[in-house]
This is a predicted structure of an 81-nucleotide RNA (transfer RNA) from a Bacteroidota bacterium. It matches the Rfam family "tRNA". By type it is a transfer RNA. The sequence was found in a public genome assembly.
RNA sequence: GGGGAGUUACCAGAGUGGCCAAAUGGGGCAGACUGUAAAUCUGCUGCGAGAGCUUCGGUGGUUCGAAUCCACCACUCCCCA
Repeated sequence: GGGGAGUUACCAGAGUGGCCAAAUGGGGCAGACUGUAAAUCUGCUGCGAGAGCUUCGGUGGUUCGAAUCCACCACUCCCCA
């Protein structure tokens, strides 16, 4: 330099344009159990009392509506040279 794949909540990771604050596992917090702990089980785990608000690498765009489609940029990985 050319080609391809990817970037999602604290971590991993799923995610048909609408039913998404977004499955599942881990971690964390609280509780149950236990003499204590571990293991196991239950609930919660963006902000907020709620109504709602904001969020999927960044900035724009398309659309009534975007994590999902498009453009550019940044970064990571693989292949070729």